[in-house]
RNA sequence: GCCGAGAAAGGCAAACCACGGGAAACCGUGGGACGCAAAGCUACGGGUCUAAGUCCGCUUAAGGUGGAUAGGACCGCCGGGCUGCCGAAG
Numbered sequence: 001g002c003c004g005a006g007a008a009a010g011g012c013a014a015a016c017c018a019c020g021g022g023a024a025a026c027c028g029u030g031g032g033a034c035g036c037a038a039a040g041c042u043a044c045g046g047g048u049c050u051a052a053g054u055c056c057g058c059u060u061a062a063g064g065u066g067g068a069u070a071g072g073a074c075c076g077c078c079g080g081g082c083u084g085c086c087g088a089a090g
Stems, first nucleotide, its partner, number of pairs: 002090001003087002011036002016031006034076001040082003044079003047074003053069007
């Protein structure tokens, strides 16, 4: 350095609930633990989600509704980049 234990010290925190932000996806705080050796950071590639705004269609008195679309979102979807605790076996 690779690697990841029936090791040690710890760490993070899913679903769900409460409050708050957001049009939404989703996010923050607190509670809570399904799990995680990077479940630390990063939206760089892929992927997934949302659609306020914009475009198109149908319909209307007004409105409503369907489709498309990211500059929005997700790193606990996969990969990349950066960083990191410990030290069994190999």
Molecule: c-di-GMP-I-GGC riboswitch aptamer
Organism: Chloroflexota bacterium